Predicted 3D model of a 355-nucleotide RNA (Bacterial RNase P class A) from Salinisphaera sp. It is recorded under the gene name rnpB. It matches the Rfam family "Bacterial RNase P class A". By type it is a ribozyme. Rfam's curators write: Ribonuclease P (RNase P) is a ubiquitous endoribonuclease, found in archaea, bacteria and eukarya as well as chloroplasts and mitochondria.

[in-house]
RNA sequence: GGAGUCGGCCACGCAGUCGCGGCGUCGCUUUGCGGCGUCGAGGAAAGUCCGGGCUCCAUAGGGCAGGACGCCAGGUAACCCCUGGGGGGCGUGAGUCUACGGAAAGUGCAACAGAAAGCAGACCGCCUAAGGUUCGCGCAAGCGGACCCGGUAAGGGUGAAACGGUGCGGUAAGAGCGCACCGCGCGACCGGCAACGGUUCGUGGCACGGUAAACCCCGUCCGGAGCAAGACCAAAUAGGAGGACGACGUGCGGCCCGCACAGUCCUCGGGUAGGUCGCAUGAGGCUGCCGGUGACGGCAGUCCCAGAUGAAUGGCUGCGCGCGACAGAACCCGGCUUACAGGCCGACUCCGAUU
Repeated sequence: GGAGUCGGCCACGCAGUCGCGGCGUCGCUUUGCGGCGUCGAGGAAAGUCCGGGCUCCAUAGGGCAGGACGCCAGGUAACCCCUGGGGGGCGUGAGUCUACGGAAAGUGCAACAGAAAGCAGACCGCCUAAGGUUCGCGCAAGCGGACCCGGUAAGGGUGAAACGGUGCGGUAAGAGCGCACCGCGCGACCGGCAACGGUUCGUGGCACGGUAAACCCCGUCCGGAGCAAGACCAAAUAGGAGGACGACGUGCGGCCCGCACAGUCCUCGGGUAGGUCGCAUGAGGCUGCCGGUGACGGCAGUCCCAGAUGAAUGGCUGCGCGCGACAGAACCCGGCUUACAGGCCGACUCCGAUU
């Protein structure tokens, strides 16, 4: 100098001016208006995909069904999250990706191609040893050839996959058939909390194939609905319940008492409109120290940092520059995923050059 990997941060700035929402305070003509002060979106507020808080309903305990998750250890309120580690894939490397439990419990599946696809198989090829028929040569032993029956899994070919690889021996040709090395299984030992690893030792000639995002088995976890949850205050009108009145009306054949209806008044209760709470002091932010490889935890100090409900967070002007992306809260929090102009910082890797 070039190429690249990982992590963190910022998210146009400043000034003026006019507005908007919350809170505090003061004033006034007090359901309100005005002045002053103060605060006022995000790293994703998004998708609503996981996990939890909170609320109501359900619930003795346990099981079945169903669902989710799945290497190991840890973190956490919890997690399909995060951290560290292991195995495997990719990359020269920094790194990165990983649905990564079980296939010697059982059941199932494997198109096409191919001879053969599950305890498989002979199309081409190679061989003619064993058994048989026959021909030629030969006195014979035997040699050579053809055919039948066979042998073979080295080579070719098919496939995603063909029952370990290389070499030597061996053989009719071959083959773990034998041996050496490599690989694999099992056991021991060593290291590690564990997953797992080992240049160690022994042992087995050596398959136990693949598929569980197929059923299934094993282990862990899971009640449901969601802030329009839910709680409280509470008109007008019309129902409801109770009480009082009874001068008048209607009914109980007439009259009296009484009862009922209607009427007037009062009280109570449910619910609606409306209002209040839930609603922002929280698994909170920042700084420092301590423990830990780290996620994170502990202690101390400090800060208060949107809270609407037609729903605020904006408009204009000026200056500056690199000319400004994706996008906006609606109960809250921890994650994941997705979108995103440009810039800054740190750590590291590879290549080239120079000293």